Predicted 3D model of a 73-nucleotide RNA (transfer RNA) from Arthrobacter sp. It matches the Rfam family "tRNA". Rfam links the family to the GO term triplet codon-amino acid adaptor activity. Rfam's curators write: Transfer RNA (tRNA) molecules are approximately 80 nucleotides in length.

Parts: sequence; C1' cells; structure tokens
RNA sequence: GCCUCCUUAGCUCAGUCGGUAGAGCGUUUCACUCGUAAUGAAAAGGUCGCCAGUUCGAUUCUGGCAGGGGGCU
Repeated sequence: GCCUCCUUAGCUCAGUCGGUAGAGCGUUUCACUCGUAAUGAAAAGGUCGCCAGUUCGAUUCUGGCAGGGGGCU
C1' cells in the first nucleotide's frame, strides 16, 4: 500500500430483506433471612463510532473518515 470483517447499555453480545432497540453479567431498590450469600421482583442505564447521501422515515442501505481484528505484498 491492497483486500476483508467488526464498532449497539459499565462489560460480553443479539437484533431488524428500512417503521424511533433487547438479553446475560454488573449497578441500585425491595422481598426473603437472626445476619450475609443465594434466590425472586422491580428500576436506572444506549443521539446503535463520527460526518454526509438516499428516503416520508436509517441502528439497518450507499460513500468518506476514525478505531480495532485478520489476510496479502
């Protein structure tokens, strides 16, 4: 330098052939317990990496940029 994949909640990851997003773990609160752990219930937490384009509408499609992984030279 070229090719390819990934970027979504604090962490690990789903998701939608375009219609305003979820799980597990973690956090907080409550219940249970003599108390803690475990268990059960609830809640908070995300401009879906950034900038543009297409569209009535973009996390999803297109282009560029940034970061990360792999391959080739």